[in-house]
RNA sequence: UGGGUGGGCGCAUGAUCGCUCCGUAUCUGCGGGGAGGAAAGUCCGAACACCACAGGGCGCGGUGGUUCGUAACGCGAACGCUGGGAAACCAGGGGAAAGUGCCACAGAAAUGACACCGCCGAUGGGGCCUUGGCCCACAGGCAAGGGUGAAAUGGCGAGGUAAAAGCUCACCGCCCGACUGGCGACAGCCGGGGCACGGUAAACCCCACCGGGUGCAAGACCAAAUAGGGAGGCGAUUGAGGGCGGCCCGUCCGAUGCCUCCGGGUAGGUUGCACGAGACGCCGGGCGACCGGCGCCCCAGUCAAAUGAUCAUGACCGGCCUUGGCCGGGACAGAAUUCGGCUUAUAGCCCACCCUU
RNA sequence: GUGAGUGUAGCUCAGCUGGUGGCAGCACCGGGUUGUGGCCUCGGCGGUCGUGGGUUCAAGUCCCUCCACUCACCCCA
Numbered sequence: 001u002g003g004g005u006g007g008g009c010g011c012a013u014g015a016u017c018g019c020u021c022c023g024u025a026u027c028u029g030c031g032g033g034g035a036g037g038a039a040a041g042u043c044c045g046a047a048c049a050c051c052a053c054a055g056g057g058c059g060c061g062g063u064g065g066u067u068c069g070u071a072a073c074g075c076g077a078a079c080g081c082u083g084g085g086a087a088a089c090c091a092g093g094g095g096a097a098a099g100u101g102c103c104a105c106a107g108a109a110a111u112g113a114c115a116c117c118g119c120c121g122a123u124g125g126g127g128c129c130u131u132g133g134c135c136c137a138c139a140g141g142c143a144a145g146g147g148u149g150a151a152a153u154g155g156c157g158a159g160g161u162a163a164a165a166g167c168u169c170a171c172c173g174c175c176c177g178a179c180u181g182g183c184g185a186c187a188g189c190c191g192g193g194g195c196a197c198g199g200u201a202a203a204c205c206c207c208a209c210c211g212g213g214u215g216c217a218a219g220a221c222c223a224a225a226u227a228g229g230g231a232g233g234c235g236a237u238u239g240a241g242g243g244c245g246g247c248c249c250g251u252c253c254g255a256u257g258c259c260u261c262c263g264g265g266u267a268g269g270u271u272g273c274a275c276g277a278g279a280c281g282c283c284g285g286g287c288g289a290c291c292g293g294c295g296c297c298c299c300a301g302u303c304a305a306a307u308g309a310u311c312a313u314g315a316c317c318g319g320c321c322u323u324g325g326c327c328g329g330g331a332c333a334g335a336a337u338u339c340g341g342c343u344u345a346u347a348g349c350c351c352a353c354c355c356u357u
Numbered sequence: 358g359u360g361a362g363u364g365u366a367g368c369u370c371a372g373c374u375g376g377u378g379g380c381a382g383c384a385c386c387g388g389g390u391u392g393u394g395g396c397c398u399c400g401g402c403g404g405u406c407g408u409g410g411g412u413u414c415a416a417g418u419c420c421c422u423c424c425a426c427u428c429a430c431c432c433c434a
Stems, first nucleotide, its partner, number of pairs: 002355008011314007019034006036332001040343002043341005048215004055249004060211005065079005081092004094206002099204002101200003116146002118142003123139002125136005154172002157169003173195001174193004179188003219271004229262006241253003263433003278297001280295006316329006358430007367383003376414001385401005407423001409421003
C1' cells in the first nucleotide's frame, strides 16, 4: 500500500415538566425500576400448558462429510475432502457401481452409445495387365481428425497398424485389495486391474437419524349479558362422533349426544407473568464451541398497551470562512408467555489479529 | 399475538411430472361493416411471472431469503 477475519460503540451528563410500574407514606408527597442489538421476520429448536396414556404399523415431513458442544436444534466449534485465491482466508457436502424417470433444440448417436463428413480398404469380392503389381470403394474395418451439443465412453507421449484403437508400454488419473496412522471423516504407502463407471436425487427413490397434535387468543379461577332460541342432517350399544391436520390396528371416552347454517350476547377482572438452561466478576479445565467452582446482583411488565419533550454543557461527524467562531446533523428500529439460535435492516465510527507489497 | 393462504399484461385468470418464442377474456389501438355511433368481425399492442440468491444444460414451475396483501382464531356451544 492493498486485502482478510473477528469484536465493540451506536450519544454522555445535568435541570425542568410529564407517562408507566413497584414500594412507602397516606390525600399528594418521597424513594426506586423503565427497550434492542436486532425488541423485527416468525425461519428452526425448546421450556411451559391442554388434549386419558402419548401405544404399534404404514404414510407424510424434516435433517444429511466426521467427531465434539448443547436442554434441544436445521445452531455452534474443531477437523477432513473438493473447488476458488499468490497468501491470509472463503464457499460447498450422504448415495448416480439397487432400481425407475428425464436429458428440449442441434447432432450420425444422449446410454443397450453411435458412424454424417472423414481415414483405410490389409482380408474377402470385382476389373486390368506379365508370376507380381495397379485400379474400383462393393462387402467390410476404424473411432485418430472434423462437425453438433451443457454433456460424446480416460489424458499425454511412444510403439504398433492397411488405417486405427489401452491393442501394447511409461507417466498421470480411475477402480479393487492389503498394511500403517487417526475415535472418525480420511490420509500415506505397497501390490493388482487396461479401464469396467455420462449428467440429474433443491426428480421419484435408497440409507441413517429425528418428529403424536395444538399453541399464552395454550390453560386455571371469578364475574356479566343474551334466547340452554330457530332450521336442517347424523346417531343412541347392531355405536353417530371424539382423543385438535392422512389411513389402519389396538385402547379409552361416548347419548341431557355430534355436525352445519341462521339468530342473539359480551367487548370485564385475577392468574399463567417476570429468579431465569439468568447477568456480571474472579479462578480452574478444554485447541475451541463450551463446561465446572466461588463471589456478587435483582434488571420493563403493559392491553385505546408506558418508556417522552424542552433547555444547558460536552463529545462526534459535515459545511463555511480570517485557526477560532458560526450553521447544520444523529442510522435501523422499537418489548407483548419466556429462553437458545438463524436470517434480514442499520447513518456514522472505533479496536485487535493475520496475509501481501 | 398465533396460525393458514395468495402474488402471472391496466383488470380477471390458465399454465400438469422443469423444455424450446408464457394462454385466454375484458380494456386499449387500427381496419372492415354503417349515413353516424354501438353491436359484430379481422388484425395489432401490452409481461422485470412480487424481490434477491441458489440447484439444473435449461426455472413462471424445484429450494432458500426478503416484501406486500387476504382470511381464521370470544360466549350462548
Predicted 3D model of RNase P RNA and transfer RNA as a complex of 434 nucleotides.
It holds a member of the Rfam family "Bacterial RNase P class A". By type it is a ribozyme.